Context: one part of a larger RNA
RNA sequence: GGCGCGCGGUGGAUGCCUUGGCACUUGGAGCCGAUGAAGGGCGUUGUUAGCAACGAUACGCUCCGGUUUGUCGCUUACAGACUGACCCGGAGAUUCCCGAAUGGGGCAACCCUCCAUAGGAAGACUAUGGAACUCCCGUCUGAACACAUAGGGCGGGUAGAGGCAAGCCGCUGAACUGAAACAUCUUAGUAAGCGGAGGAGAAGAAAGCGAAUGCGAUUCCCUGAGUAGUGGCGAGCGAAACGGGAACAGCCUAAACCGCUCCGUUUUCGGGGCGGGGUCGUGGGGUGUCUCACGACGCAGCAGAUCUUGUAGUCGAAUCUCUCUGGAACGAUGAGCCGUAGAAGGUGAAAGCCCUGUAGGCGAAACGAGAGCUGCUGUAGAGACAUACCCGAGUAACGCGGAACCCGUGAAAUUCUGCGUGAAUCUGGGGAGACCACUCCCUAAGGCUAAACACUCCAAGUGACCGAUAGUGCACAAGUACCGUGAGGGAAAGGUGAGAAGCCCCCCGAGAGGGGAAAAGCUGUCCCUGAAGCCGCGUGCCU
Numbered sequence: 001g002g003c004g005c006g007c008g009g010u011g012g013a014u015g016c017c018u019u020g021g022c023a024c025u026u027g028g029a030g031c032c033g034a035u036g037a038a039g040g041g042c043g044u045u046g047u048u049a050g051c052a053a054c055g056a057u058a059c060g061c062u063c064c065g066g067u068u069u070g071u072c073g074c075u076u077a078c079a080g081a082c083u084g085a086c087c088c089g090g091a092g093a094u095u096c097c098c099g100a101a102u103g104g105g106g107c108a109a110c111c112c113u114c115c116a117u118a119g120g121a122a123g124a125c126u127a128u129g130g131a132a133c134u135c136c137c138g139u140c141u142g143a144a145c146a147c148a149u150a151g152g153g154c155g156g157g158u159a160g161a162g163g164c165a166a167g168c169c170g171c172u173g174a175a176c177u178g179a180a181a182c183a184u185c186u187u188a189g190u191a192a193g194c195g196g197a198g199g200a201g202a203a204g205a206a207a208g209c210g211a212a213u214g215c216g217a218u219u220c221c222c223u224g225a226g227u228a229g230u231g232g233c234g235a236g237c238g239a240a241a242c243g244g245g246a247a248c249a250g251c252c253u254a255a256a257c258c259g260c261u262c263c264g265u266u267u268u269c270g271g272g273g274c275g276g277g278g279u280c281g282u283g284g285g286g287u288g289u290c291u292c293a294c295g296a297c298g299c300a301g302c303a304g305a306u307c308u309u310g311u312a313g314u315c316g317a318a319u320c321u322c323u324c325u326g327g328a329a330c331g332a333u334g335a336g337c338c339g340u341a342g343a344a345g346g347u348g349a350a351a352g353c354c355c356u357g358u359a360g361g362c363g364a365a366a367c368g369a370g371a372g373c374u375g376c377u378g379u380a381g382a383g384a385c386a387u388a389c390c391c392g393a394g395u396a397a398c399g400c401g402g403a404a405c406c407c408g409u410g411a412a413a414u415u416c417u418g419c420g421u422g423a424a425u426c427u428g429g430g431g432a433g434a435c436c437a438c439u440c441c442c443u444a445a446g447g448c449u450a451a452a453c454a455c456u457c458c459a460a461g462u463g464a465c466c467g468a469u470a471g472u473g474c475a476c477a478a479g480u481a482c483c484g485u486g487a488g489g490g491a492a493a494g495g496u497g498a499g500a501a502g503c504c505c506c507c508c509g510a511g512a513g514g515g516g517a518a519a520a521g522c523u524g525u526c527c528c529u530g531a532a533g534c535c536g537c538g539u540g541c542c543u
Stems, first nucleotide, its partner, number of pairs: 001542010015528001016495002020466002022463009031163002039098003042055003046078002050074002061092006070082003103112003113131007133160002135157007168196005178185001182232001208215002219246004229237002250448003253392001257276008281426001283391003286387007298379007306371006313362003319335002323332002336353002338342001344356003397421008407433001428443005482489002502527001505516004
């Protein structure tokens, strides 16, 4: 030095575990903000760095309710206190400074003012309150320009602003990519930006569907169907009706006509406001004449009591003093019991009967939600004949340029509209995929509308989901430490033991540490297991 054996050190794989994640199901809930939000800064404890909590009333204050022997958060120490406390729930009070930030300024958490009231001798100082902009309402003024208007002043407003994960609607709108290159096309109306609203949002009561003996608002799911189509007919894109389900709900206006009122230098006229009237496709309404009815079930809003329910809780069956092992019985043995409860978790090993619970019951002073009921308020006449007054205009339609539709301009209907032209009022008008005829369907150019459907949070639960290089980036003081001027990027890091019982005592040593001892101690705080690799010590053999 090599090989082997034994024993260690280092190392942290593996096994076991789970405080944390992931996905889904059922039910419930869903906006916050000038009464100052979201988010922060700085503070607050006897000693206090971090997290959590709270705000100069500062680890908390008040009231009401629940619970019951402990309590002073994580946090195991010292000191000192409290106890119908602590804790849980409901309702309040307080709530520094910044932040839309709003008295003015500003390099956020800072600086500097003015006014009123009170105290004060005071213009010092102190306390309290107020002072941004826009919009709306009221009122007083008031130019060019006589009335007027613009403008200005004052008062009032629980008006707006700002935030918001995902989902929703709209506006603007890529490229990488795919087409095995690339230009139409695709990616994709996606990402991104902007605006808006809400607990949902959007859509919605046919100028629909499409050929049935027709249906009858919208939305969502299944199907139809990867079909019909579209497409450098390439890559690709890709419906609809019918049918089966979920859920169901319908309404209000404009106009004609009537009344009141105001305005207009065009006055047998025109316009505005309010009220009545009216709302439809077997067309409807108005007006005039005539006839018949006077009735409200229903619907909407508000209030009340009742009931149900949420936000704390509470009652809740049944085993042992048998024997064995063990540090410990929940194991084995023996003998029992409960069960509307043999879900689950914990307890010194594996517990229906030890604990928390579970099945099944019960419960609210306060604040919320829902249901039906009662009361009040509001809300609807019908027909015949005649008349031809009304039935949503820079609209429909057409031409040009684009876009959306399965539909890339195509035979291209339908929908939207930048430019231009520009109707009709029911004997009207639109559609049924160029266009025409016939037949059928509908009634545009105003508006509202619950439920079924999306997302998130909470509660309960489930898993041929993960088990610390996994599962969230985060099981730990994690969006932390750290990096970056910044936008932004972004970790590592779990496990003593049943219980600290955390090694009294003895020896060596300056100490650290080591060796004994006690002990289940190779569970000793760097602590379960403790692989490989790497580094040693001892020893056998070989050289």